[in-house]
RNA sequence: GGCUCCGUAGCUCAACGGCAGAGCAGUGGUCUCUUAAACCAUUGGUUGAGAGUUCAAAUCUCUCCGGAGUCA
Numbered sequence: 001g002g003c004u005c006c007g008u009a010g011c012u013c014a015a016c017g018g019c020a021g022a023g024c025a026g027u028g029g030u031c032u033c034u035u036a037a038a039c040c041a042u043u044g045g046u047u048g049a050g051a052g053u054u055c056a057a058a059u060c061u062c063u064c065c066g067g068a069g070u071c072a
Base pairs, nucleotide, nucleotide: 001071002070003069004068005067006066007065010024011023012022013021018055026042027041028040029039030038048064049063050062051061052060
């Protein structure tokens, strides 16, 4: 340098073009002598950046950026 794949919450990952979610973590509470565990509630996202298509984009197209694999 060519090709393929990936980038979404603090972490691991979901999400037919039509309300962005789960688990863990965090916060508050219940329980407990206390902690842990368990249970209940709850915060947290310019979906890597920019542009395009569309009534509507995490999703489709293009260009960048970062990462992984592969071929030289």
This is a predicted structure of a 72-nucleotide RNA (transfer RNA) from a Blastocatellia bacterium. Its mean pLDDT, the model's own confidence on a scale to 100, is 81. The RNAcentral record of the sequence draws on ENA and MGnify. The source organism's lineage runs through Bacteria, Pseudomonadati, Acidobacteriota and Blastocatellia.